[in-house]
RNA sequence: UGGGUCGUCGCCAAGUGGCAAGGCAACGGGUUUUGAUCCCGUCAUUCGUAGGUUCGAGUCCUACCGACCCAGCCA
Numbered sequence: 001u002g003g004g005u006c007g008u009c010g011c012c013a014a015g016u017g018g019c020a021a022g023g024c025a026a027c028g029g030g031u032u033u034u035g036a037u038c039c040c041g042u043c044a045u046u047c048g049u050a051g052g053u054u055c056g057a058g059u060c061c062u063a064c065c066g067a068c069c070c071a072g073c074c075a
Stems, first nucleotide, its partner, number of pairs: 001071007010024003018055001026042005048064005
């Protein structure tokens, strides 16, 4: 430098055009002498950034940023 894959909550992760699932963690409450376990509730107006297409975008398109893989170039 070129090609490919990927980027979603604190962590993991589903979602393939039509109201962002779920698990763990966290927080509030219940139970318990206390803690753990168990039970109930809360927890993303937003998906790497900026544009575009569309009635409608996490999803499609473009550029850029970052991570990984492959190839190449210089020394």
This is a predicted structure of a 75-nucleotide RNA (transfer RNA) from a Gammaproteobacteria bacterium. Its Rfam family is "tRNA". Rfam classes the family as a transfer RNA. Its mean pLDDT, the model's own confidence on a scale to 100, is 81. The sequence was found in a public genome assembly. The organism belongs to Gammaproteobacteria, within Bacteria.